A computed fold for a 74-nucleotide RNA from a Desulfobulbaceae bacterium, annotated as c-di-GMP-I-GGC riboswitch aptamer. It matches the Rfam family "c-di-GMP-I-GGC riboswitch aptamer". For this family Rfam cites "Bioinformatic analysis of riboswitch structures uncovers variant classes with altered ligand specificity" (Weinberg et al., Proc Natl Acad Sci U S A, 2017). The source organism's lineage runs through Bacteria, Pseudomonadati, Thermodesulfobacteriota, Desulfobulbia and Desulfobulbaceae. It was read from a public genome assembly, where an Rfam model found it.
RNA sequence: CAAGAUAAAGCCAAAGCCGCCGAGAGACGGCGACGGAAAGCCACGGGUCUUAAGAGAAAGCCGGGUUGCCUAGG
Numbered sequence: 001c002a003a004g005a006u007a008a009a010g011c012c013a014a015a016g017c018c019g020c021c022g023a024g025a026g027a028c029g030g031c032g033a034c035g036g037a038a039a040g041c042c043a044c045g046g047g048u049c050u051u052a053a054g055a056g057a058a059a060g061c062c063g064g065g066u067u068g069c070c071u072a073g074g
Stems, first nucleotide, its partner, number of pairs: 001073001003071002011036002016031004021026001034060001040066003044063003048057003
């Protein structure tokens, strides 16, 4: 610098169930692993969801920004 193996080290944890908070989308904790190479972080653009509305939710929808572990290779 580029890439991400049927390898290795470590990491995260969908659905579902339980508890708990919230009007709700959903958040958090436990069990659990469908998956993930940023499934770390940021609602900036598009889209989605909640709400009568003000306003909110989601980063595991797609882009973008930013930081970063490991490794066959150059």